Context: one part of a larger RNA
């Protein structure tokens, strides 16, 4: 020097990303307990007092004895209480055994998760909404199967998607994409029909050879099949039309204007499917930025309250609040401490060196 532990003057977070770790608190009884609140909570809020042993009394509980009864008397109690005494630094003397409070963010909550770097603001959740499904259900598994699940259920049911308790709310846009509907017209595959055509050839004609049967060459060529073309008939789909946002999504620009200035309720103009409503806002979102003002500090890039110039919030990819809850995140106050100023002393252990 290292590991585990104990103590430490004065200070008390000055440590550090951060009070990480340590310390404080702690049991039981009594008193007492705020804002806020969904009236349940918050709450063990906070804060304060008591606590051993011995003796005696009272009350209460529960037995014995006497008495007809009231009652008296005598025990027990680890129940309550009063008085006196006594020892210690200290009486939940050891061990077990909450630190508390305030503010803000996020998520309502209990729950779930990256087995072995992440427990969270992520997932889930009850609730809400949309949508599909009439039962041989939709949907899922399976080989386009049988069969099974759904379900021995039946729309107050089942599947899918989104949101995520509760309170108040949830604006505009259907142009694009998606979905639903409608079917007049346009487009349109394979296929059918009609017609033309290509190839093939039963047959037939011509030429040559052969005594003959026949052989060789060439032309035409029905029907069938077939290559290709044209016309016509024809489905869904697409185009077209309508609807649909708690469907995917989207929600403007420039210029001017009021009797100081500034600003612009107002006006003009261009574009658009429509131009962001309520609410919130330097925010888990703000680049400029440590924005500006206020609060807290002696001093505050963080924090809290405002402002609005929202680079680039915004309404179920929910908006804004919210009691309770949280090994969550941020800020502060008290208490407490070797985290630190800044080290020191000690106990036990292991390693190394020396003996």
């Nucleotide at each position: 020097a290292c590991c585990u532990c104990u103590c430490u003057a004065a200070g008390g977070a000055a440590c550090u990303c951060g009070g990480c770790a340590c310390a404080u608190u702690a049991g039981c009884c009594c008193c007492g307990u705020a804002a806020c609140u969904u009236c349940g909570g918050a709450a063990g809020a906070a804060g304060g007092g008591g606590u051993g042993c011995c003796u005696g009394g009272a009350u209460c509980g529960u037995g014995g004895c006497a008495g007809c009864a009231a009652u008296g008397u005598u025990g027990c109690g680890a129940a309550u209480u009063c008085a006196g005494g006594u020892c210690u630094c200290a009486g939940u003397a050891a061990a077990u055994u909450g630190c508390g409070c305030u503010u803000a963010g996020c998520g309502a909550c209990u729950g779930u998760u990256u087995a072995a770097c992440a427990a969270a603001a992520a997932c889930a959740c009850a609730g809400c909404a949309c949508u599909c499904u009439g039962c041989a259900a939709a949907g899922u598994c399976g080989u386009g199967a049988a069969g099974a699940c759904g379900a021995c259920g039946u729309a107050u049911a089942g599947g899918g998607u989104g949101u995520g308790a509760c309170a108040c709310g949830u604006g505009a846009c259907c142009a694009a994409u998606g979905c639903g509907g409608a079917a007049a017209g346009a487009u349109u595959a394979a296929g059918g029909c009609a017609u033309c055509u290509u190839g093939u050839u039963a047959g037939u004609c011509c030429c040559g050879c052969g005594c003959g049967a026949g052989c060789g060459g060439g032309g035409c060529g029905a029907g069938g099949c077939u290559c290709g073309g044209u016309g016509u008939c024809c489905a869904a789909g697409u185009c077209c039309c309508c609807g649909u946002g708690a469907a995917u999504g989207u929600c403007g620009g420039c210029c001017g204007u009021a009797a100081c200035u500034a600003u612009a309720a107002c006006g003009g103009u261009c574009c658009u499917a429509a131009g962001g409503u309520a609410g919130c806002g330097a925010a888990a979102u703000u680049c400029c930025u440590u924005g500006u003002c206020g609060g807290g500090u002696a001093a505050g890039u963080u924090c809290c309250g405002a402002c609005c110039u929202g680079c680039a919030c915004g309404a179920a990819u929910c908006g804004u609040g919210u009691a309770a809850c949280g090994a969550c995140u941020a800020a502060g106050c008290g208490a407490c401490u070797g985290u630190c100023u800044c080290g020191g002393a000690g106990a036990g252990g292991a390693u190394c060196u020396c003996g």
Model confidence (mean pLDDT): 84 of 100. This is a predicted structure of a 355-nucleotide part of an RNA (large-subunit ribosomal RNA, domain IV) from a Verrucomicrobiota bacterium. Taxonomically the source falls in Verrucomicrobiota (Bacteria, Pseudomonadati).